Model confidence (mean pLDDT): 75 of 100. Predicted 3D model of a 449-nucleotide RNA (Bacterial RNase P class A) from a Blastocatellia bacterium. Its Rfam family is "Bacterial RNase P class A". Rfam classes the family as a ribozyme. Gene Ontology terms of the family: tRNA processing, dimeric ribonuclease P complex and ribonuclease P activity. A source record names the gene rnpB. The RNAcentral record of the sequence draws on ENA.
RNA sequence: AGAGCAGGUUGGACGGUUGCUGGCUCCUGUGAUUUCAGAUCUGAUAUUUCAAAUUUGAGAUUAACGGAGCGAGAGGAAAGUCCGAACACCGCAGGGCAGCGGACUGGCUAACGGCCAGGCGGGGCGACCCGACGACAAGUGCAACAGAGAACAGACCAGCCGAUGGCUCUCCGGAGCACAGGUGAUGGGUGAAACGGUGGUGGGCCGCGAGGCCCUUAAUGUAAGAGACCACCAGCGCCGGUGGCGACACCCGGCGGCUAGGCAAACUCUCCGCGGUGCAAGACCAAAUAGGGAGGCGUCACAAGGGCUGCCCGCCCGAAACGUGCGCGGUCACGUUACGACCUCCGGGUAGGUCGCUUGAGCGAGCGGAGCAAUCCGCCGCCUAGAUGAAUAAUCGUCACUUGCCCCGAGGGCAAGAACAGAAUUCGGCUUAUAGACCUGCUCUAAGA
Numbered sequence: 001a002g003a004g005c006a007g008g009u010u011g012g013a014c015g016g017u018u019g020c021u022g023g024c025u026c027c028u029g030u031g032a033u034u035u036c037a038g039a040u041c042u043g044a045u046a047u048u049u050c051a052a053a054u055u056u057g058a059g060a061u062u063a064a065c066g067g068a069g070c071g072a073g074a075g076g077a078a079a080g081u082c083c084g085a086a087c088a089c090c091g092c093a094g095g096g097c098a099g100c101g102g103a104c105u106g107g108c109u110a111a112c113g114g115c116c117a118g119g120c121g122g123g124g125c126g127a128c129c130c131g132a133c134g135a136c137a138a139g140u141g142c143a144a145c146a147g148a149g150a151a152c153a154g155a156c157c158a159g160c161c162g163a164u165g166g167c168u169c170u171c172c173g174g175a176g177c178a179c180a181g182g183u184g185a186u187g188g189g190u191g192a193a194a195c196g197g198u199g200g201u202g203g204g205c206c207g208c209g210a211g212g213c214c215c216u217u218a219a220u221g222u223a224a225g226a227g228a229c230c231a232c233c234a235g236c237g238c239c240g241g242u243g244g245c246g247a248c249a250c251c252c253g254g255c256g257g258c259u260a261g262g263c264a265a266a267c268u269c270u271c272c273g274c275g276g277u278g279c280a281a282g283a284c285c286a287a288a289u290a291g292g293g294a295g296g297c298g299u300c301a302c303a304a305g306g307g308c309u310g311c312c313c314g315c316c317c318g319a320a321a322c323g324u325g326c327g328c329g330g331u332c333a334c335g336u337u338a339c340g341a342c343c344u345c346c347g348g349g350u351a352g353g354u355c356g357c358u359u360g361a362g363c364g365a366g367c368g369g370a371g372c373a374a375u376c377c378g379c380c381g382c383c384u385a386g387a388u389g390a391a392u393a394a395u396c397g398u399c400a401c402u403u404g405c406c407c408c409g410a411g412g413g414c415a416a417g418a419a420c421a422g423a424a425u426u427c428g429g430c431u432u433a434u435a436g437a438c439c440u441g442c443u444c445u446a447a448g449a
Stems, first nucleotide, its partner, number of pairs: 001445010012399007020073002023070005030064001031062010042051003075420001079431002082429005087278004099274005104118005119133001120131004134269002139267002141263002156188003159183003164180002166177004196233006202215005234259002236256005241250003282355004292346005297340003305317004320337006326330001362382003366379005401417007
């Protein structure tokens, strides 16, 4: 210098003018409430007097409305609502099944599927990155395309064999061909995947032969083969040893009816965990109207309300039956049941309002300590929206940043641009979006000293 890796910070600054949201202080005393005094009017009362209403004046309280001043007002993700909690209400004997979720180890934390450190596996020359990381050697199931064959597989091409059957030759002992067939621990080809690798398996006698007997051997295979047998290597499983808190590691030791393919983001099995709803939770205050309940009153002859005529009077409609009693030609009394659009009270709920609501697992690139770190402890400092159709803005000037053009000696002038996005009960995380600027540590390559 070039190419990268990891972590962190920031997300324009200052000033003027005009607004928005909620808060505090002060002023005025428009409004509201209330006290005192006076006046007017109505009702009750024998009078004195008492009660209610209206109004005038003076005072007090309140802070709805108005005015002035002060100080505050989005984010690193406020987002997605994906995890975990706080808080609130509802539910809940105990056990089992089903369902859902988590799944290497240790630590941190209120908790977590988060974070830190480590183990194992994979990728990168490296800094470093990624991992849905229990079990398929319990059972069941699945596998496109290609390929001859895809799970106790398979003969397509080449190779090898060809004992047996076939064909040719024959000196009848046999030889040859490679047609059938065999051969998968020979190669190729297909595929994500084709069932671990290397080497070895002797000799003699008898029998026409299959074969038998004996010796030796680690084992004594075949036509070639077939793990048929043997040895070693590699891997796997189990038991132990050493190191580590542990996951795990070790070119450590022994054993083996081992060679066991992949997929559990297939069913399944193992271990662990799990009630539901979310601040529109929920608590309190509380109209009008319509329901509900209790009492009163009324109703079988005067309710409220309606109609006849615009109003008054009057009349009509308008909610009732039974029993008993009597003075019975009832507009009578009492009782029971019922009805009512009337009165009073009670209760639930709605509109509306208040609280929940922001001082909290709080914030600080402040200091000290423990720890590799996450994090924890102590001290110091700080208060930082709490609104509900929802404010946090607009504009101007100067400076700073980026890009382009022009003048061009440093430098100057002009124009344009500046992201993602926006609180709504509150925290801890994760994920996603993000123009530009800055800082720290590290790696590789090349060159020079």